This is a predicted structure of a 73-nucleotide RNA (transfer RNA) from a Candidatus Woesearchaeota archaeon. It was read from a public genome assembly. Rfam family: tRNA. By type it is a transfer RNA. Its mean pLDDT, the model's own confidence on a scale to 100, is 81. NCBI's taxonomy places the organism under Archaea, Nanobdellati, Candidatus Woesearchaeota.
RNA sequence: GAGCCCAUGGUCUAGUAGCUAUGACGUCGCCUUGACUUGGCGUAGAUCGCAGGUGCAAUUCCUGCUGGGCUCA
Numbered sequence: 001g002a003g004c005c006c007a008u009g010g011u012c013u014a015g016u017a018g019c020u021a022u023g024a025c026g027u028c029g030c031c032u033u034g035a036c037u038u039g040g041c042g043u044a045g046a047u048c049g050c051a052g053g054u055g056c057a058a059u060u061c062c063u064g065c066u067g068g069g070c071u072c073a
Base pairs, nucleotide, nucleotide: 001072002071003070004069005068006067007066010025011024012023028042029041030040031039049065050064051063052062053061
C1' cells in the first nucleotide's frame, strides 16, 4: 500500500431481504432463610463506533472516517 471481516446496555451476545433491538451474566428492589448461598418475582440500563447520503421510515442500504482483527504485497 491492497483486499476481507468486526464495532449493539457494565460484560458477552441475538437480530439486519428496512418499520424505534433478544437473551445470559452482572446492578437494584421484594419474597424465601436465624443469616448467607441457592432459588423465585420484578426493576433500571443500549437513540446499535462517528459524520454524511438515499428514503415516508435506517441498527439494517450507500459513501467517508475512526478503532480492532486476518490475509497478501